This is a predicted structure of a 94-nucleotide RNA (Glycine riboswitch aptamer) from Sulfitobacter undariae. It was read from a public genome assembly, where an Rfam model found it. Taxonomically the source falls in Sulfitobacter (Bacteria, Pseudomonadota, Alphaproteobacteria, Roseobacteraceae).
RNA sequence: GGACCGUACGCGGGAGAGCGUAGCAAGUUAAACCUUGCUGCCGCCGAAGGUGAAAUACCCGAAAUCUCUCAGGCAAAAGGACCGUGUACGUUAU
Numbered sequence: 001g002g003a004c005c006g007u008a009c010g011c012g013g014g015a016g017a018g019c020g021u022a023g024c025a026a027g028u029u030a031a032a033c034c035u036u037g038c039u040g041c042c043g044c045c046g047a048a049g050g051u052g053a054a055a056u057a058c059c060c061g062a063a064a065u066c067u068c069u070c071a072g073g074c075a076a077a078a079g080g081a082c083c084g085u086g087u088a089c090g091u092u093a094u
Base pairs, nucleotide, nucleotide: 005090006089007088008087009086010085011084012083013082018042020041021040022039023038024037025036026035027034043074044073045072049070050068052066
């Protein structure tokens, strides 16, 4: 000096499923069947996180885009596993 790998951050991409229903509160309003929030109920989704455990391995361990749906989510926005890319730092083959 430094491939690969890891972490953090920036940028680009990034799926699924309810603008369900009842009550309450606030706002607008002449009043609201309008808007927002909270709670309950019903129906769904699988890509934060978490559970289980297929492959691998066959001792420990590890663990999927599979499974559950606890958490989360079901107009848009936001979030979003993961992918690409840039910067910084760290480890290391050489």